[in-house]
RNA sequence: GCCGGCUUAGCUCAGGUGGUAGAGCGGCUGAUUUGUAAUCAGUAGGUCGGGGGUUCGAAUCCUCCAGCCGGCA
Numbered sequence: 001g002c003c004g005g006c007u008u009a010g011c012u013c014a015g016g017u018g019g020u021a022g023a024g025c026g027g028c029u030g031a032u033u034u035g036u037a038a039u040c041a042g043u044a045g046g047u048c049g050g051g052g053g054u055u056c057g058a059a060u061c062c063u064c065c066a067g068c069c070g071g072c073a
Base pairs, nucleotide, nucleotide: 001072002071003070004069005068006067007066010025011024012023013022019056027043028042029041030040031039049065050064051063052062053061
């Protein structure tokens, strides 16, 4: 330099063919216990890496940029 993949909640990851975002773990509150853990119930938390475009509507499609990983030279 060229090609490909990934970036979504604190962490690990989902999210057929665009229709307005979820799970597990973790956090918080309560129940249970002499207490802790475990268990059960409830609850909070996300400008979907950043900019622009297409569209009535974008995490999803197009484009540019950034970071990480891999391959080729």